[in-house]
RNA sequence: CCGAGUUCGCGUGACUGGUGAGAAAGGUGGACUACCAUUAGGGAGCGCGAACUCCACAGACGCCGCUCGCCUGGGCACUCUCA
Repeated sequence: CCGAGUUCGCGUGACUGGUGAGAAAGGUGGACUACCAUUAGGGAGCGCGAACUCCACAGACGCCGCUCGCCUGGGCACUCUCA
């Protein structure tokens, strides 16, 4: 120097469902093949900047929507292949 990681700040941001229980933990309207619109809250990831760090106490064995159980459907990161 390149690269990577952590933290902070700013911007952006997919996805945000059905059902039972938990004092409450979504509301309203419409559907009922687990969705649509709006609103409240959540939110991984991505980009930029700064500081610190250098294989570690890091990273991977995944992450995201109040908790847990049973489900449904997505997104993101990583790896491989094709265009």
The RNA shown here (ZMP/ZTP riboswitch aptamer (pfl RNA motif)) has 83 nucleotides and comes from Microvirga rosea. The coordinates come from a structure-prediction model, not an experiment, and the mean pLDDT is 76. Its Rfam family is "ZMP/ZTP riboswitch aptamer (pfl RNA motif)". Gene Ontology terms of the family: regulation of purine nucleotide biosynthetic process and one-carbon metabolic process. Rfam 15.1 lists 3,295 matches to the family in 2,545 species. Taxonomically the source falls in Microvirga (Bacteria, Pseudomonadota, Alphaproteobacteria, Hyphomicrobiales). The sequence was found by an Rfam model in a public genome assembly. The model forms 100% of the base pairs in the Rfam consensus.